[in-house]
Molecule: Bacterial large signal recognition particle RNA
Organism: bacterium
């Protein structure tokens, strides 16, 4: 250095999760890569870290280590938007309600604002009186109307009494108290969401007349400010998912540089 048999290796790898940790099954990216059994209330191990059982291939462009490039993915961190969520209110912006102010408009005012006066009248309010009106009573009047214990008169019939007469007296008859109505013309009481009435009071309030004085008043709207209320927005705070980025870490696929790799027999 060639042929031939054999053996290590290898026949995928990464990222999440999970775990003391490794690897596996589970998700997911990469892209094409022996078969089978076990496996999330997880399964095998233990740094030589998946066990077991079968097959292929082979000491190299292929198998093992170390670098470099690329960047598909993950995963962590922070900014940022967005969507819903929870909570705040000394954040009070929107909003609502109330006070104050009086800078702005507006009204209003020298045809006199505001203010002042032991003024004057009015409204309101209180007392009497008047008048309405309603109600009772009384008065007037109609029906009824006491079996007796209401009144006259009291046939008949009773009683005294010789007799003349004479007493009580049902019934009726007439009246009456009483009961039930009318009617209110009048008279008493009482009562009023009553009244263009009257007569005093009050003036505390409000309006207006006069007299005085001489420039403001007034608070509707905005502006300020001052408490209250709200909690949908908005703002803040707190956690979810969702785009996007900024940094970090892993990192397949790929691309590149170097390194290493056994026995045996036979030329």
């Nucleotide at each position: 250095c060639u042929g031939u048999g054999c053996u290590a290796a290898c026949c995928g790898g990464g990222g999440a999760a999970c775990u003391g940790g490794c690897g596996g099954u589970u998700c997911c990216c990469u892209g094409c890569a022996c078969c089978c059994a076990c496996a999330a209330u997880c399964c095998g191990c233990c740094u030589u870290a998946g066990u077991g059982g079968g097959g292929g291939c082979u000491a190299a462009u292929u198998c093992c280590c170390c670098g470099c490039c690329u960047u598909c993915g993950g995963c962590c961190u922070c900014a940022u938007c967005g969507u819903g969520u929870a909570g705040g209110g000394c954040c009070u912006g929107c909003c609502c309600c109330g006070g104050c102010c009086g800078g702005g408009c507006a009204g209003u005012g020298u045809u006199g604002a505001g203010g002042g006066c032991a003024c004057g009248g009015g409204u309101c309010c209180c007392g009497c009186g008047c008048a309405a009106g309603g109600c009772a009573a009384c008065c007037u009047u109609g029906g009824u109307g006491a079996a007796c214990c209401c009144c006259g008169u009291c046939a008949g019939g009773u009683c005294c009494g010789a007799g003349a007469g004479g007493a009580a007296g049902c019934a009726g008859c007439g009246g009456u108290a009483g009961c039930c109505g009318a009617u209110c013309a009048g008279u008493u009481g009482u009562c009023u969401g009553u009244g263009c009435c009257g007569c005093g009071g009050u003036c505390a309030a409000c309006c207006u007349g006069g007299c005085c004085u001489g420039a403001g008043c007034c608070a509707g709207c905005c502006a300020g400010u001052c408490g209250g209320g709200u909690a949908a927005c908005g703002c803040c705070u707190g956690g979810a998912c969702g785009g996007u980025g900024u940094g970090g870490u892993c990192a397949a696929c790929g691309g590149u540089a170097g390194g290493g790799u056994g026995c045996a027999c036979a030329g």